[in-house]
């Protein structure tokens, strides 16, 4: 360094509930634990979710652009606790 114990010290927190922000997806806080060895940070590539405003096409609908979101979907980048076996 890779790696990841029936180790130790610690950490995070799904669903759900309440409050709050948002048009929505979803975020934040508290409670709560399904899980997690990066479930720490970054929307860079892919994927997925949303459509209020704006633009284009359109009679409406709708589609696209665009905008927003998911880091607990995958990849990538950055940083990091512990130390058995190999």
């Nucleotide at each position: 360094a890779c790696c990841g114990a029936u180790a130790a010290a610690g950490g995070c927190a799904a669903a759900c509930u309440u409050a709050u922000c948002g048009a929505a997806a979803g975020g934040u806080a508290a409670g709560g634990a399904c899980g997690c060895a990066a479930a720490g940070c970054c929307a860079c590539g892919g994927a997925c979710c949303u459509u209020a405003a704006u633009g284009u096409a359109u009679a409406u609908u709708u589609a696209c652009a665009a905008a927003g979101g998911u880091a607990g979907c995958c990849g990538g980048g950055c940083c990091a606790c512990c130390g058995a076996a190999g």
This is a predicted structure of an 86-nucleotide RNA (c-di-GMP-I-GGC riboswitch aptamer) from Aquibacillus halophilus. Model confidence (mean pLDDT): 88 of 100. It was read from a public genome assembly, where an Rfam model found it. Taxonomically the source falls in Aquibacillus (Bacteria, Bacillati, Bacillota, Bacillaceae).